[in-house]
Molecule: Bacterial RNase P class A
Organism: Phycisphaerae bacterium
RNA sequence: CAGGUCGGUCGGAUGGUCGCGGGGUCCAGGUGACCCUGAGGAAAGUCCGUACUCCAAAGAGCACAAUGCCGGAUAACAUCCGGGGUGGGGCAACCUGCCGGAUAGGGCCACAGAAACAUACCGCCGGGUCACACCGGUAAGGGUGAAAUGGUGGUGUAAGAGACCACCGGCGCCAGCAGUAAUGUCGGCGGCCAGGCAACCCCCAUUGGGAGCAAGGCCAAGCAGGGACGAGGUGCUGCUCGCACCAUUCGAGUUCCGGGUAGGCUGCUAGAGUUGUGUGGAAACACACAUCCCAGAUAGAUGGCCAUCCAGGCGGCUCCGGCUGCCGGACAGAAUGCGGCUUAUAGGCUGACCUGGGAU
Numbered sequence: 001c002a003g004g005u006c007g008g009u010c011g012g013a014u015g016g017u018c019g020c021g022g023g024g025u026c027c028a029g030g031u032g033a034c035c036c037u038g039a040g041g042a043a044a045g046u047c048c049g050u051a052c053u054c055c056a057a058a059g060a061g062c063a064c065a066a067u068g069c070c071g072g073a074u075a076a077c078a079u080c081c082g083g084g085g086u087g088g089g090g091c092a093a094c095c096u097g098c099c100g101g102a103u104a105g106g107g108c109c110a111c112a113g114a115a116a117c118a119u120a121c122c123g124c125c126g127g128g129u130c131a132c133a134c135c136g137g138u139a140a141g142g143g144u145g146a147a148a149u150g151g152u153g154g155u156g157u158a159a160g161a162g163a164c165c166a167c168c169g170g171c172g173c174c175a176g177c178a179g180u181a182a183u184g185u186c187g188g189c190g191g192c193c194a195g196g197c198a199a200c201c202c203c204c205a206u207u208g209g210g211a212g213c214a215a216g217g218c219c220a221a222g223c224a225g226g227g228a229c230g231a232g233g234u235g236c237u238g239c240u241c242g243c244a245c246c247a248u249u250c251g252a253g254u255u256c257c258g259g260g261u262a263g264g265c266u267g268c269u270a271g272a273g274u275u276g277u278g279u280g281g282a283a284a285c286a287c288a289c290a291u292c293c294c295a296g297a298u299a300g301a302u303g304g305c306c307a308u309c310c311a312g313g314c315g316g317c318u319c320c321g322g323c324u325g326c327c328g329g330a331c332a333g334a335a336u337g338c339g340g341c342u343u344a345u346a347g348g349c350u351g352a353c354c355u356g357g358g359a360u
Stems, first nucleotide, its partner, number of pairs: 001356010012309007020038007027030001040331001044342002047340005052212004064208005069083005084099006100203002105201002107197003121142002123138005150168006169193002171190004176185003216266004226257003229253001232246005273292001275290006310329001312327006
C1' cells in the first nucleotide's frame, strides 16, 4: 500500500421565521405576553425475563408449558461472559451448526432392496433329485440403499462367521494424574461391536397460579332504573275559605340514600436512572465517590419554510496548486417503567487482528 476479519462509536451543524405539547412567571381573564423544556439506537416486533397492580390460593400431586454440556454474571432470563465436547466453511484473522436419556416402552426409517432389526434375493456349503424343485447351514463374496452385523491378517470349518487369536478402531467399566467442573490424559479389564431418529410420543431433572396501566385507586353530572320516607298535589286564584279533578294496594315529591355511565383526577415518570473518575475482576459485571434531572401526550405535541456551512455523489475547466455547476443526509418514531433478544438502517469516524506485496 492492497484485500479481508472482529468489535466500538456517531447518526448532520448554526441562525432566522411561522406553528404544536408540557411546565413556570407576570398582567389581570384572553383562546394574552415572556422564559424554560420536548423521541431513538432501535422509541419497532411484542419474542423472553421482571418490577408494579388486581384477582385466586391449606398442603401435596396430576395435566400443560418452558428449559436441558460446565463454571460464572444478574433482580431475573430462553440473555451475557469465560470454558468443554463434536461437525462444517476459510490460506489465515475468524465464521457457523449441534449438546440429558435410544439395554424403560411405543412408533417411524421415502425410493430401491430378500431384509431397515432379526431378515437369506443371487451366490457358497451339506442333504435331496437323473436334473430341477425342495430342506437345512452360512453375513466371506455379489446386488440395493443415506444407512446392511467394525477393519486387516490368521486359526478354524462341509462352507462360513469375534466362533477363536494378534494388531488397529469404537464403546463400556475400574484405577491414577490434571482441572472447581464439563472434560482431558494414561494404564488395566471386558469380544460389548445387532444401526439411526427424542424438533414423533415418551422417560429423567429443574422451573412456572391467572390477568394486565384499557392493571388498579379516587371524585362524579344529565337521563333512566333501585331503595328509604309515607300524603298530599293541581286548577279557579295574589291570599283565606270553598268547590272540582288526580293520588293514597297500581304511591305524590324542589326530600333523603346507594350503585353505575359521560367526564375529570391519579397511577405517570427520580429510576435494577444519566455522565465521569477510581478500585476489584481474564470478562460479563460489581463497588465507591462526584455529578445531572433528561418528553409525559390521550386520538395522541415533538413539524414546515428560508439562509449559510459540513460529510457525500455526479459532472465541467485546469498552469495539477486548485476553481466551479447541479444533486444531496438512512431506518424510523414515545404512550407504565426496566433488563435482553430479533428485525430495519444512507453514510462517516475509530481500535485490534489476519493474508499478500513493497521499502528500510